[in-house]
Small-subunit ribosomal RNA, central domain from a marine eukaryotic metagenome, 353 nucleotides, folded computationally. The RNAcentral record of the full RNA draws on MGnify. The coordinates come from a structure-prediction model, not an experiment, and the mean pLDDT is 84.

Context: one part of a larger RNA
RNA sequence: UUGGGCCUAAAAGUUCGUAGCCGGUUUGAUAAAUCUUUUGUGAAAUUGUUAUGCUUAACAUAACAACGUGCAGAGGACACUGUUAGACUUGGAAUCGGGAGGAGUUAGAAGUAUUUCUGGGGUAGCGGUAAAAUGCUAUAAUCCUUGAAGGACUACCGGUGGCGGAGGCGUCUAACUAGAACGAAUUCGACGGUGAGGAACGAAAGCUAGGGGAGCGAUCCGGAUUAGAUACCCGAGUAGUCCUAGCUGUAAACGCUGUGAGCAAGGUGGUGCAUAUCCUACGGGGAUAUGCAGCGUCGAAAUGAAGAUGUUAAGCUCACUGCCUGGGGAGUAUGGUCGCAAGGCUGAAACUU
Repeated sequence: UUGGGCCUAAAAGUUCGUAGCCGGUUUGAUAAAUCUUUUGUGAAAUUGUUAUGCUUAACAUAACAACGUGCAGAGGACACUGUUAGACUUGGAAUCGGGAGGAGUUAGAAGUAUUUCUGGGGUAGCGGUAAAAUGCUAUAAUCCUUGAAGGACUACCGGUGGCGGAGGCGUCUAACUAGAACGAAUUCGACGGUGAGGAACGAAAGCUAGGGGAGCGAUCCGGAUUAGAUACCCGAGUAGUCCUAGCUGUAAACGCUGUGAGCAAGGUGGUGCAUAUCCUACGGGGAUAUGCAGCGUCGAAAUGAAGAUGUUAAGCUCACUGCCUGGGGAGUAUGGUCGCAAGGCUGAAACUU
């Protein structure tokens, strides 16, 4: 390269989006592309046929054919692709309507508990463990109780329940902001899909500066255990965890499954909206059925090496992107680039098996 793959063997954290690639139905024009006819050109040698010449052959010469799959000019065709001019509504977007939601940002408020302090009561232990000890306590602890301070968190509800692009999101109230579903068929009329580079977001830990510090708690220090114990258990406890402003840019960032679209059996259970019927203590109530959307579960066909997946595909197809190529060496070295640093991104080879 031809090819084969990416749930579990190697194979993007998420979204937006530039170039590029791809693109719904229909009519006309055009004829770039495509197809076709023809003209010119497309060296010779070589190849084929026939003939001739070396005594024959190889060989040579001549004629014709073939090859040269291309390029250029001219004529024609118009289904698909392209370009252009119009039209359409199913894709998409907007509008309107009443609902759902731990979606986001900011501010205020609340709640129990832990801790500390204060006042009162009270007296010899408390705490901790498998058992202990370190530790706290006559400067009065633990325990009961009045009050205060401060920080963090948000039990029950809570649910294979909801929302979000992912990370993630859970007390209440308000303001601001965003998205999705359903319904109406009101408007625009292909405006779309994907997306190299690029940009933004991105748990925890970590870093810089300033605050804060109740509980928990890497490191560190004691007490145990043990042959030892740089651990597991216990007592203390710094950074951190929290807030503000920045940086970092990684995770088993997982559904280990890129995004979008179409096609192709069903059963069953939650959630949201709508419609219909019935019940109703008339409530923003309840039940059943149907449609759409999302979340689960079982499963036909099919797929798969199997486990399994199975209308939320890993089935059957299409468009576009990224990535992989035995194990180790190695996500290392080197160079580049980003970062305050820690490090991130890019990323080999020798050698070995």